[in-house]
RNA sequence: ACAAUGGAGAGUUUGAUCCUGGCUCAGGAUGAACGCUAGCGGCAGGCUUAAUACAUGCAAGUCGAACGGGUGUAGCAAUACAUUAGUGGCAGACGGGUGCGUAACACGUAUGCAAUCUACCUUUCACAGGGGGAUAACUCAGGGAAACUUGAGCUAAUACCGCAUAACAUUAGGUAAGGCAUCUUACUUAAUUAAAAUCUACGGAGGUGAGAGAUGAGCAUGCGACCGAUUAGCUAGUUGGUAGGGUAACGGCUUACCAAGGCGACGAUCGGUAGGGGAUCUGAGAGGAUGACCCCCCACACUGGUACUGAGAUACGGACCAGACUCCUACGGGAGGCAGCAGUAGGGAAUAUUGGGCAAUGGAAGGAAUUCUGACCCAGCCAUGCCGCGUGCAGGAAGAAGGCGCUAAGCGUUGUAAACUGCUUUUGUCAGGGGAGAAAAGAGGGAUGCGUCCCUAAUUGACGGUACCUGAUGAAUAAGCAUCGGCUAACUCCGUGCCAGCAGCCGCGGUAAUACGGAGGAUGCGAGCGUUGUCCGGAUUUAUUGGGUUUAAAGGGUGCGUAGGCGGUUUAAUAAGUCAGUGGUUAAAUUUUGCAGCUUAACUGUGAGUAUGCCAUUGAUACUGUUAGACUUGAGACUUGAGGGGGUAAGUGGAACUGGUAGUGUAGCGGUGAAAUGCAUAGAUACUACCAAGAAUAUCGAUAGUGAAGACAACUUACUACGGAAGUUCUGACGCUGAGGCACGAAAGCGUGGGGAUCAAACAGGAUUAGAUACCCUGGUAGUCCACGCUGUAAACGAUGAUAACUCGUUGUUAGCCUGUAAGGGUUAGUGACUAAGGGAAACCGAUAAGUUAUCCACCUGGGGAGUACGGCCGCAAGGUUGAAACUCAAAGGAAUUGACGGGGGUCCGCACAAGCGGUGGAGCAUGUGGUUUAAUUCGAUGAUACGCGAGGAACCUUACCUGGGCUAGAAUGUGACCGACUGUUUCAGAGAUGAGACAUUCCGCAAGGACGGGAAACAAGGUGCUGCAUGGCUGUCGUCAGCUCGUGCCGUGAGGUGUUGGGUUAAGUCCCGCAACGAGCGCAACCCCUAUGUUCAGUUGCUAACAGGUCGUGCUGAGGACUCUGGACAGACUGCCUGCGCAAGCAGAGAGGAAGGAGGGGACGACGUCAAGUCAUCAUGGCCCUUACGCCCAGGGCUACACACGUGCUACAAUGGUAGGUACAAAGGGUUGCUACUUGGUAACAAGGUGCCAAUCUCAAAAAGCCUAUCUCAGUUCGGAUUGAGGGCUGCAACUCGCCCUCAUGAAGUUGGAAUCGCUAGUAAUCGCGCAUCAGCCAUGGCGCGGUGAAUACGUUCCCGGACCUUGUACACACCGCCCGUCAAGCCAUGGGAGUUGGGAGGACCUAAAGACUGUGACCGUAAUAGGAGCAGUUUAGGGUAAAACCAGCGACUGGGGCUAAGUCGUAACAAGGUAGCCGUACCGGAAGGUGCGGCUGGAACACCUCCUUU
Repeated sequence: ACAAUGGAGAGUUUGAUCCUGGCUCAGGAUGAACGCUAGCGGCAGGCUUAAUACAUGCAAGUCGAACGGGUGUAGCAAUACAUUAGUGGCAGACGGGUGCGUAACACGUAUGCAAUCUACCUUUCACAGGGGGAUAACUCAGGGAAACUUGAGCUAAUACCGCAUAACAUUAGGUAAGGCAUCUUACUUAAUUAAAAUCUACGGAGGUGAGAGAUGAGCAUGCGACCGAUUAGCUAGUUGGUAGGGUAACGGCUUACCAAGGCGACGAUCGGUAGGGGAUCUGAGAGGAUGACCCCCCACACUGGUACUGAGAUACGGACCAGACUCCUACGGGAGGCAGCAGUAGGGAAUAUUGGGCAAUGGAAGGAAUUCUGACCCAGCCAUGCCGCGUGCAGGAAGAAGGCGCUAAGCGUUGUAAACUGCUUUUGUCAGGGGAGAAAAGAGGGAUGCGUCCCUAAUUGACGGUACCUGAUGAAUAAGCAUCGGCUAACUCCGUGCCAGCAGCCGCGGUAAUACGGAGGAUGCGAGCGUUGUCCGGAUUUAUUGGGUUUAAAGGGUGCGUAGGCGGUUUAAUAAGUCAGUGGUUAAAUUUUGCAGCUUAACUGUGAGUAUGCCAUUGAUACUGUUAGACUUGAGACUUGAGGGGGUAAGUGGAACUGGUAGUGUAGCGGUGAAAUGCAUAGAUACUACCAAGAAUAUCGAUAGUGAAGACAACUUACUACGGAAGUUCUGACGCUGAGGCACGAAAGCGUGGGGAUCAAACAGGAUUAGAUACCCUGGUAGUCCACGCUGUAAACGAUGAUAACUCGUUGUUAGCCUGUAAGGGUUAGUGACUAAGGGAAACCGAUAAGUUAUCCACCUGGGGAGUACGGCCGCAAGGUUGAAACUCAAAGGAAUUGACGGGGGUCCGCACAAGCGGUGGAGCAUGUGGUUUAAUUCGAUGAUACGCGAGGAACCUUACCUGGGCUAGAAUGUGACCGACUGUUUCAGAGAUGAGACAUUCCGCAAGGACGGGAAACAAGGUGCUGCAUGGCUGUCGUCAGCUCGUGCCGUGAGGUGUUGGGUUAAGUCCCGCAACGAGCGCAACCCCUAUGUUCAGUUGCUAACAGGUCGUGCUGAGGACUCUGGACAGACUGCCUGCGCAAGCAGAGAGGAAGGAGGGGACGACGUCAAGUCAUCAUGGCCCUUACGCCCAGGGCUACACACGUGCUACAAUGGUAGGUACAAAGGGUUGCUACUUGGUAACAAGGUGCCAAUCUCAAAAAGCCUAUCUCAGUUCGGAUUGAGGGCUGCAACUCGCCCUCAUGAAGUUGGAAUCGCUAGUAAUCGCGCAUCAGCCAUGGCGCGGUGAAUACGUUCCCGGACCUUGUACACACCGCCCGUCAAGCCAUGGGAGUUGGGAGGACCUAAAGACUGUGACCGUAAUAGGAGCAGUUUAGGGUAAAACCAGCGACUGGGGCUAAGUCGUAACAAGGUAGCCGUACCGGAAGGUGCGGCUGGAACACCUCCUUU
């Protein structure tokens, strides 16, 4: 400098992630409607539905300067003036309305008419001579209810008709020139055609012919612009020609004849829908949607048809006919057309006044005045929209009152908000003033050749009581609506309790709801605010700009090839595409913009710009096209030598299965997880020989080969097709792709005829099973095979269309070629693996691309409904192909991640199994639970992880339950006016609580008062009531399992991963080595306690070796510290040493040493977390609930019930024992409300006395099993002790419900325990006794401790259970107790078929046919006429009718599937190897999912082997 002014996202699929993909939201707009609300003004807009029907009024008339009459006024009259029914002229074709029809030259745009017309207007030229006969009106007479009409008679014209005149007009001819074919122009000849001698105010107005202009109209053509192919063929005036007719004009516009054409995949025809454009809305744009208001064009005027008049109409407020409807009627007949302005009814969610005025602008008529004008200008109604203004401004903290909230004597918020003080007056009300829209026309005068112009005076305003200005008054008259979970600005309380309700999407509500309803507060907009409908946007979600197709939706099964699209190198020409300049057009309004006018804005005016398009013209020539020529690299041909399961046909083998014959031979064979059906003494199976038949071709054999795909495998022959290599000989772009089309196309299936060994849908039988229409077994038919014909589909897959080019490497293999002595190297075409860049959502692809480009074809656009229905085409059928909609959901889906799970895999551990010992399950009893019962049997705990659990002790109490009786600020505690000592004893009523009394009775202090007790009111109660799913704390369990995480770094778009995986090792994520990881934390281990050995210190209540004393005897005494013991401090153990193995960590050893050896034994100690695990009844606690009761007191009862079932135990069933007698050895604990020696009594429990001990002192206390002796002798016993009777003892207010103990008597079941199941690995199991807590006593056989005696077994990890790590699959994530499929049953919804039935529009055929038009005739009327007409006939035609067929729509008994719906039925098909791997096509079968056969796929797990690749 040029150009440009323009582009935002969010929510929702998942446990989380990335992607695909739909749904939804935020924006703008509207002729809108609805809800709530409402002060004013300006400017706009206002039946989108029934083109439904219309009462009433108005919307088109005007001219007396065309005409005759009538009426009125004036006049004596002539006449003048006014008025107007009729004749006549012009206008009623404009203006105004509506959008039915129309998919068309209707519209838009650009052209053409040498193929046309045009009244009024402008202009030029010429002319206006002379006649005629009628007819309305009117009069008379009729018809009719009316509308109206008939006959006779009189009359006028600028009405009508001849005659004359006339060319530059028209027609025909000639000559010349020109053009674009028909033709045009100039000259010339012949013929033809006109008018009102009008009106007049004398100014003028008007007429006829011709030319030109302007305006308006007509016709033709190119291009543009809706949907459907489930509409593919349409067309006989159809396409063209010739001739006639017709038109203003070209033309099949029409008629006759001739020819057989014309249109169509670049979408004809048919069906549906629709007025088109300028423009409007939206959008960054490209586009998409719309066509109200304003402007242009078209079409229509109750529906359909038809012409007349006219310059112009097939005529909105004209005519004729037919039809429907409405009205009048005297029943004979008539009248009407608001889609003009108002208005009415109806329809509808919904759209206004039966207003004023011609003052302005415009229009018609007129010479004019003027008249008419629902066009128009105004007013009225409506927040319908846009724009503007206002509802006050300033000060004001006691931060008032009230409201609301809270952690509540108070604080926060509403909130400077209010009150209060000062100020202002837009608006409102009242009063006064008040512009512009008005300029004329006309009149008078003047100028001018004519248009016309100038001057003067007056008149004209619906709006309008206008706008606007001034004054007065007084904060006075004026704020709502929606929202507040996220998106999306704005939060709390109460109520409700999956109810009521909300919701645009996600979703909220089941007792603590920011989501429902109300309130307070807040946010947004504001005279409006929300909701609903519709359109565009966001949506790159139809992708030209600007998308995709391996797995998400999507590549046709494969090839050949038509149209079409695209196309190698080079030269020349051309200029169609393309590019540039110029011209015309693209109406105005609108949009953009400068300026201006209303106080501003909206609105309006005036300039500028834009108008991407079309047409014309002039240039440019790189590229594309076209034409002509050339080339060789694409493509093809030729020659040579190799290759192969390529195809078709014929022939020939061997092995095996099966069958037959014969032989040998005997009792089974066969089959399975195990069996059975089946075969076999009528001789099977087995073995041998021979024969027959059909089908398939082991080994070779291989991510090897061939083919377009499907597919192709013994051998030989014949015929035939193919790709590649080398040579570089020939042609010279001959090419690529390919809609339709044609051909090929596994398996199954179909038809006809053969064949039939095996295998084998269906079927039958046997099993399995709850069932088993299956998986397994025995049979077995179609079929499997051949020939010919059909079908035309598969997971027809590389889930990857074809062709061409380009892009780093490594390594196999097949067929060739070149080079080299060899090793080797190079190259072409195939076929594999790994990989760089790059791509991808990722997995992955990666020269055989899913990379980078180009061309062409096919296909996709949320899931389901559905590859279904209907229709068409194909097929013998099965069926294939093409292929929707209603309805329904907010997802469906891909890849990858972390978990969890698997009747997936690998590794490892544990009393997990195994090896052992002893139990439980059977009996009786104890105890707990369930169930049942009950007035109550209080409550909780319920797989493992409840059940001798809370409870470590229910007769009352406990106690929470039941019945009954009582209390109400309450049973307890604090303050407390007041009163009094407290208190003790005692009476009565009562079951007691309680109530009513009696007697005795104060202390300290001077006092105030204090101590103690009682105690009204009041304030603080109380609840073992609910919620353990609101909680704290505590606890169980996985599990004493070895795990769980973090920081930084690195990898991945991300969720995440790595670390923590791997190789070893360990009890251990214990340690070592390696490693994109390096470190760290919580866990493990250790530190703590008990115990095993020793040393040292200490030495009473313990001990006693030596010394001494004493006793019947005893550490009894002196004494001692040696020993035992007690309890403090230390030591000791660490794989430290040795050998072996190992890189190390570590492991092994009857190793050494040692009291103890590899963690010496035991305990305490429990990671992140899981189970909404348990506990609101230990305690604490939020919320809710009760308050003369769900609180408190009392008595009695219950928790102890009892047909049953289960758990945990005790005692047993006996001789390894019972009984009796004798005798030995512990540890750890307890004891004054206690333990009690000892003595006496009692058979005993115990009682009566009584000593010691607050404990190493005294005592409980006897330990028992054991040992010794005796007896019992295998029995329901001298086993076992339940049950029951009698008598006692103890505790306690009290042993009835409901205690324990003792004695005597009684003497049940039980003879070792089914299925199943539990504990334990050493001082353990088993067995034996002792103690303690709780406690008046005790239901203790329980629990917690203590010691005595004291084993067996472990080969080992296949299996069961649980757990840890790695890996794999997954449709699970509430996580397999998961998910999920189909029939059946129920309700609702839309839809297909359907005998039929009803309706609609359109077309063809036939019959009939109004008005009109055309043709013919025309005896009647009529003319000067050969005029003309009535009438009649024919043709055509709206309409009507008949019959048939097609299409569309509604209804329809019955019927088919589909969708949806918290808890229906049957099974369990799929997801893990889903328990028979799944799926695709096809066939058969079955309640259903489904099963089976045949062929195919991997989108199958696991294991083994083979091959290939990578690395060391």